[in-house]
FMN riboswitch aptamer (RFN element) from an Anaerolineales bacterium, 130 nucleotides, folded computationally. Taxonomically the source falls in Anaerolineales (Bacteria, Bacillati, Chloroflexota, Anaerolineae). The prediction has a mean pLDDT of 84.
Parts: sequence; structure tokens; C1' cells
RNA sequence: AGAAGCCUUCGGGGCAGGGUGAGGGCCACAGGCCCAAUUCCCGAUCGGCGGUACAGCCCGCGAGCGCAAUUGCGCAGGAUCCGGUGAAACUCCGGGGCCGACGGUACAGUCCGGAUAGGAGAAGGCUUCA
Repeated sequence: AGAAGCCUUCGGGGCAGGGUGAGGGCCACAGGCCCAAUUCCCGAUCGGCGGUACAGCCCGCGAGCGCAAUUGCGCAGGAUCCGGUGAAACUCCGGGGCCGACGGUACAGUCCGGAUAGGAGAAGGCUUCA
């Protein structure tokens, strides 16, 4: 260093600022005032795990739902181009672009909730085998 079994710990980030006003409230009611979206518009901002030349958008996995339950299987859910360097990069550098489960609520990647959950996996340890 390898194989099998077990244990422990760890294991997801994020709307500054401005606009609008669905709706609601108040008053001295032909009128006026106030509150009101992290969801809309402008803008801001975030990026799990394994693989591979270092990856949100290449391949695979995880989080959700279903199959009574474990394993497992199935379903749902997203996105990248140009130029440069190089032996090699949709991964680096420069530039432009795009995406984001479910339930709630004024339409949500960023708020609240399932979740003090689950988790791909990471690190370490113990036992046995050879």
C1' cells in the first nucleotide's frame, strides 16, 4: 500500500442601493397622507461532492417526489460561447453570456418552511484477511 467489516469527526453560499405599488390603513374625505415586494423592474450578489489541466453551465453524483420499508429502481429539476497560452484546459488567463428543486407569500437561486433533517463525499481511527 490492498480487501472486508465497523466507529468517530467534518460535510452549502447569497439582494447593498434605487424604482413601481397588488393590497392595506388614516384624516378635517370632489381631496390628501401613510404603510406596503430581499418575490415585479433597474441593479447587486452566491456557486455542494467525485472525475478530468484547477469546472455552477463537460461526465457522473447529491439534495425533492414516488414505488408500504432497506437496498434498489423510476420520475422531476438547469445553464457556455469567443479569443489566448499550452503536449493537454467547454476547467487556467482575457472578454461576453446563461442557470438555479419543492411548499408558503405580491411572481423568490438569495426570505420563511420541511431541515436540530438528509447528503454525495472528505479526513482520521479500530478489527480481521492476505